[in-house]
């Protein structure tokens, strides 16, 4: 200096002056994403959440962790010269299925072209005969025999050489890929390396099978106050209870329950100290975890966090020797129970650690 | 807050269990009819299926991931 690969963060600052919400005399007041609602909790009610079916998830191992479909770390498979990135990455020998079109033949396959015709079959010669039969030569491509080669397709029954053959053929051999059983060494393990033995196709983001996890509804959850209407219906089974069956718990003739219809549209709790945030300091590769200081950090409810100048920043272009100056940009977005991730948006700039590739010293 | 369904030619809508990657119908254009125009014949153009990705041999269909639309519900 070109090229590129990871991690981490920042995303405007003061100053004046109007104004807004909360807490009450000072002081706090949007993010990394508050978004999308795709995952996981927490917490609330129905039992404490219980057993089967059925329906959904997830899907290499180990670890982390409240827990996830997340995150570390490590096998395996891809993909990059490489940093380094991707991977719904269990089971195809548990069964059931699919494979158009094109090709003979597409799943205990198959034979157009092709090759061979060793045996047998016919045709012809020889030999020997009085014939002929046996033999032997040559041809045909009839039976049959093959599947190496052509060609069709995403695929064509495992590649590649060799033996073998009448042409072939895992039929047999060596190597080499896969695949499954056994056995051995390492590994917690998923694999990994060797060693026999026998075989060889895809598809499970088809249906399925293993294994592991999910009860159900949500802060309009749920508790308390006030106001306000107008009654009606079921009920020995109902109701909690969701999609069903068991259980298990409440009600047992009305001061329940539970459906219709009517009425309110107000207030407060739930609501912010949390799986918190910053420093420091041990454990571990690493995610994370222990400990120790410190710190208090939004809470509306039609819904606050804004709006104006002034100066400073920051990137781009332009003009200049230069100091400067001038002119444009400054993005995405915006809480509504909390939290942990994941994807998406996103002007612009910053650290740090690495690889390639060229020059120079 | 929960939850569903839909996007295919300028409109409207089909494609069955994944199979030549798409039928129709109205609009358009051209021709016939006709004095001339509707009508009606006939032909004739219009998509690559919202967007990116994955599975598969093959994808409108299967999976994910964003976009837009639209209805449910207390």
């Nucleotide at each position: 200096c070109g090229a590129g690969c990871c991690c981490a963060c920042c995303g405007g600052g003061u100053g004046a002056c109007c104004g807004c919400g909360g807490a009450u005399c000072u002081c706090c007041g949007a993010g990394g994403a508050a978004a999308g609602u795709c995952c996981g909790g927490a917490c609330u009610c129905c039992a404490c959440a219980g057993g089967g079916c059925a329906g959904g998830g997830u899907g290499c191992u180990g670890g982390g962790u409240a827990a996830c479909a997340c995150c570390c770390a490590g096998g395996c498979g891809g993909g990059g010269c490489a940093a380094c990135c991707c991977g719904a990455c269990g089971g195809a020998u548990a069964g059931u299925g699919c494979a158009a079109c094109a090709g003979a033949g597409a799943g205990c396959a198959g034979a157009c072209c092709g090759c061979c015709g060793a045996u047998g079959g016919c045709g012809u010669c020889g030999c020997c005969u009085a014939a002929g039969a046996a033999c032997g030569g040559c041809g045909c491509a009839c039976a049959g025999g093959c599947a190496a080669g052509g060609g069709u397709g995403a695929a064509a029954c495992g590649g590649u050489g060799g033996u073998g053959u009448a042409a072939g053929a895992g039929a047999c051999c060596a190597c080499c890929a896969g695949c499954g059983c056994c056995c051995c060494g390492g590994g917690c393990a998923a694999c990994c390396g060797g060693g026999c033995g026998g075989c060889u196709g895809g598809c499970a983001a088809a249906c399925c099978c293993c294994a592991c996890c999910c009860g159900g509804a949500g802060c309009a959850a749920g508790g308390c106050c006030a106001a306000g209407c107008a009654g009606g219906g079921a009920c020995a089974u109902c109701g909690a209870u969701g999609g069903c069956c068991c259980g298990u718990c409440g009600a047992u003739c009305a001061a329940g329950u539970c459906c219709c219809g009517g009425g309110u549209a107000g207030g407060c709790c739930g609501c912010a100290c949390g799986a918190g945030g910053c420093g420091g300091u041990g454990a571990g590769c690493g995610a994370u975890c222990g400990c120790c200081g410190u710190c208090c950090c939004a809470g509306a409810u039609g819904g606050a966090u804004g709006g104006u100048c002034a100066c400073c920043g920051g990137g781009g272009c332009g003009c200049g020797c230069a100091a400067g100056c001038g002119c444009c940009c400054u993005a995405c977005a915006g809480a509504a129970u909390c939290c942990g991730g994941c994807u998406u948006a996103u002007a612009g700039g910053u650290g740090g650690g690495c690889u390639c590739g060229a020059a120079a010293a | 807050g929960c939850c569903c369904c839909g996007g295919u030619a300028g409109c409207c809508c089909a494609a069955c269990u994944g199979g030549u990657a798409g039928a129709g119908g109205c609009a358009g254009u051209c021709g016939g009819c006709u004095u001339a125009a509707a009508a009606c014949c006939g032909a004739u153009c219009c998509a690559g299926u919202g967007c990116g990705g994955g599975u598969u041999c093959g994808a409108g269909c299967c999976c994910c991931g964003c976009c837009c639309g639209g209805g449910g519900u207390a």
This is a predicted complex of two RNAs, RNase P RNA and transfer RNA, with 435 nucleotides together.